This is a predicted structure of a 75-nucleotide RNA (transfer RNA) from a Theionarchaea archaeon. It matches the Rfam family "tRNA". From the family's description: Transfer RNA (tRNA) molecules are approximately 80 nucleotides in length. The RNAcentral record of the sequence draws on ENA. The source organism's lineage runs through Archaea, Methanobacteriati, Methanobacteriota and Theionarchaea. The same sequence occurs in records of 4 taxa.
């Protein structure tokens, strides 16, 4: 140098090919409260995320282009 794959809460994953509003899935971690003397478990509730930047379009995590970073594979 050239090809592919991937990149969403602290942490993991689901959505992406087929766009569609509300509050972007669940799990866990953490927080408040209920529950007990007390923990712990169980329950209900809450914070907090789409790697930048652009472009398409009423509307983009999805689609398109560039970048940035990880894996891989060829040279």
């Nucleotide at each position: 140098g050239g090809g592919g794959c991937c990149g969403u809460a602290g942490g993991g994953u689901a959505g992406c090919c087929u766009g569609g509003u509300c509050c972007a899935u669940c799990c866990u971690c953490c927080c408040a409260g209920c529950c007990u003397c007390c923990c712990a478990u169980g329950c209900u509730g809450g914070u907090g995320a789409c790697u930048c930047c652009g472009g398409u379009u009423c509307a983009a995590a999805u689609c398109c282009g560039g970048g940035c970073g990880g894996c891989c594979c060829c040279a």